[in-house]
Predicted 3D model of a 96-nucleotide RNA (SAM riboswitch aptamer (S box leader)) from a marine eukaryotic metagenome. Model confidence (mean pLDDT): 82 of 100. RNAcentral records the identical sequence in 2 taxa. Its Rfam family is "SAM riboswitch aptamer (S box leader)". Rfam links the family to the GO term regulation of gene expression.
RNA sequence: UCUUAUCCAGAGCAGUGGAGGGACCGGCCCGAUGAAGCUGCGGCAACCUGGAGCGAACAAGGUGCCAAUUCCGGCAGCGAAAACUGGAAGAUGAGA
Numbered sequence: 001u002c003u004u005a006u007c008c009a010g011a012g013c014a015g016u017g018g019a020g021g022g023a024c025c026g027g028c029c030c031g032a033u034g035a036a037g038c039u040g041c042g043g044c045a046a047c048c049u050g051g052a053g054c055g056a057a058c059a060a061g062g063u064g065c066c067a068a069u070u071c072c073g074g075c076a077g078c079g080a081a082a083a084c085u086g087g088a089a090g091a092u093g094a095g096a
Stems, first nucleotide, its partner, number of pairs: 001096007012041005020030003024074004042066003046063004051058001070089001075086003
């Protein structure tokens, strides 16, 4: 980089750090009752491997994740609007 699957559920506390963060833009949110990042322990459970297997469930391991539907919209269809549907983009896993 390409392909493919999933994305309406689930999951903390402390230390450090100091003002930002939620991918981008517009909203709207979170933040000194302390943001991001880093560290420790903990947890969740999506994918893969795999002990175990008819299946289901489950141990362990490899990544991943632990505010809000991927927070909503951003293009198209329909519509007065809202809503709904499908995309785009993004995130994660696996393969090449």